[in-house]
RNA sequence: AGGUCUGUCCGAAGAGUGGCCGAAAAGGCCCGCCGAAGGCGCAACCCGCCCGGAAACGCUCAGGCAAAACAACGGCAGCACCUGA
Numbered sequence: 001a002g003g004u005c006u007g008u009c010c011g012a013a014g015a016g017u018g019g020c021c022g023a024a025a026a027g028g029c030c031c032g033c034c035g036a037a038g039g040c041g042c043a044a045c046c047c048g049c050c051c052g053g054a055a056a057c058g059c060u061c062a063g064g065c066a067a068a069a070c071a072a073c074g075g076c077a078g079c080a081c082c083u084g085a
Base pairs, nucleotide, nucleotide: 001083002082003081004080005078006077007076009075010074011073016031018030019029020028021027032065033064034063038061039059040058041057045053046052
C1' cells in the first nucleotide's frame, strides 16, 4: 500500500399507513407492488486457453411496501487475518 474481515460510526433507494378480523403500525387471510439482507439463475465480465470465479442483469423462495429497524454499496476506523513493496 492492496485485499478479506470486523463495527453500539456516517451516508444509503424502491414499492399500498390497501381490504377484513384485531386495541394495535403486532398477528392472520386476500389482492396489488419493490429489489439493495440472504438465496437461486443466466452469463456481461475476469483468466492467454481450459478448469474455475462471477454482476449493480434476471427470478422473487426469503425479505420488504407510514415511521423505526434492516439494508447491497460508499466513506471512516481497526492491525484481526493474508499478500506485496
The RNA shown here (Glycine riboswitch aptamer) has 85 nucleotides and comes from a Pseudomonadota bacterium. It was read from a public genome assembly, where an Rfam model found it. The model forms 90% of the base pairs in the Rfam consensus. NCBI's taxonomy places the organism under Bacteria, Pseudomonadati, Pseudomonadota.